[in-house]
Small-subunit ribosomal RNA, central domain from a marine metagenome, 360 nucleotides, folded computationally. The prediction has a mean pLDDT of 81.
Context: one part of a larger RNA
RNA sequence: CUGGGCGUAAAGAGUCCGUAGACUGUAAAGUAAGUUUUUUGUUAAAUUUUAAGGCUCAAUCUUAAUCAAGCAAUCAAUACUGCUUUACUUUGAGUUUAAUACAGAAAAGUAGAAUUUUAUACGGUAGGGGUGAAAUCCGCAGAUAUAUAAAGGAAUGCCAAUAGCGAAGGCAACUUUUUGGUAUAAACUGACGUUGAGGGACGAAAGUGUGGGUAGCAAACAGGAUUAGAGACCCUGGUAGUCCACACCGUAAAUUCUGAGUGCUGUAAUUUAAUUGUAAUAUUGUAUAAUAUUAUUUAGAUUUUCAAGCUAACGCAAUAAGCACUCCGCCUGAAGAGUACGAUCGCAAGAUUGAAACUC
Numbered sequence: 001c002u003g004g005g006c007g008u009a010a011a012g013a014g015u016c017c018g019u020a021g022a023c024u025g026u027a028a029a030g031u032a033a034g035u036u037u038u039u040u041g042u043u044a045a046a047u048u049u050u051a052a053g054g055c056u057c058a059a060u061c062u063u064a065a066u067c068a069a070g071c072a073a074u075c076a077a078u079a080c081u082g083c084u085u086u087a088c089u090u091u092g093a094g095u096u097u098a099a100u101a102c103a104g105a106a107a108a109g110u111a112g113a114a115u116u117u118u119a120u121a122c123g124g125u126a127g128g129g130g131u132g133a134a135a136u137c138c139g140c141a142g143a144u145a146u147a148u149a150a151a152g153g154a155a156u157g158c159c160a161a162u163a164g165c166g167a168a169g170g171c172a173a174c175u176u177u178u179u180g181g182u183a184u185a186a187a188c189u190g191a192c193g194u195u196g197a198g199g200g201a202c203g204a205a206a207g208u209g210u211g212g213g214u215a216g217c218a219a220a221c222a223g224g225a226u227u228a229g230a231g232a233c234c235c236u237g238g239u240a241g242u243c244c245a246c247a248c249c250g251u252a253a254a255u256u257c258u259g260a261g262u263g264c265u266g267u268a269a270u271u272u273a274a275u276u277g278u279a280a281u282a283u284u285g286u287a288u289a290a291u292a293u294u295a296u297u298u299a300g301a302u303u304u305u306c307a308a309g310c311u312a313a314c315g316c317a318a319u320a321a322g323c324a325c326u327c328c329g330c331c332u333g334a335a336g337a338g339u340a341c342g343a344u345c346g347c348a349a350g351a352u353u354g355a356a357a358c359u360c
Base pairs, nucleotide, nucleotide: 004331005330006329007314008313012328014202015201016200017199021195022194023193025088026087027086028085029084030083031082033081034080035077036076039073040072041071042070043069049065050064051063052062053061054060092192093189094188095187096186097185098184100183101182102181104179105178106177107176108175109174110173111156116151117150118149119148120147121146127138128137164171165170207248208247209246210245211244212243216242217241221237222236223235224234259327260326261325262324263323264322266306268304269303271300272299273298274297277296278295279294280293281292282291283290284289309316310315333360334359342353343352344351345350
């Protein structure tokens, strides 16, 4: 190389966009590059193979014959692939319009509960708090509890769901503005597609830089307990941080431990949306309709149960881990090691790339 794999054994990149490349709908014409075919030349001899022959046989020697493949030329074929041209009112893909649904994103504003702090009370008196039990702690300088008022920051109860949206990370008070996407129907364009090495963008939390902010919580730190000790678990405090703006970092059990796309292969339930589809029933109301419910239809999504099939088993099972195709990424005994060295990136922390010796 061939070959085998990637849910849990080693192995799917955190996610998307996209360049090169690879692969690519239907129909027709041309061409003949790939492909197949005819003939010729060449690829020294020896060697190898086959058939004879000579040394008694063998090794060995002599003679004759031959395949395959490559290269070059040549005669043809045209199914497939390529190239050129044309067509497609078309099924892949996209665009527009119409109405509805959706915690998708950004900016601005508003709201009500609660915690905390402060003030007031001719309000009140000795405790409060905390724990398994305590103590540190707060309190006669009047606390805790109660009432009223103010300040300030962070988060948005119920609704709430196995619900919804987003490429992923993720997204939930309300309103407005800007903006992305998906779902349904009709019209239009007419293959404009899929994947994607490099590359680019986004990317929880923690962390970093500068400037703000700081109610609650809380690494570090301090004290009180516990304990043989207690650098912990428990308690009282408490700074970074958590929040905002701008700029970095680029990692997570970034998990569905399951890459993206397309087609095919069963049954039974659930859910969302749609009406510009259908039917039935009920109510209101009127002479046509509106609302609600049920059944059905269409499309998407999400969840469950099994069949075939697959799987080492567990299990997966139309959202496949089934049957196939296209493209990318990755794996090859354990440990050493995601380490060393080098390189790139970063303010740093560190990240990415990534060995070997030795040992079993």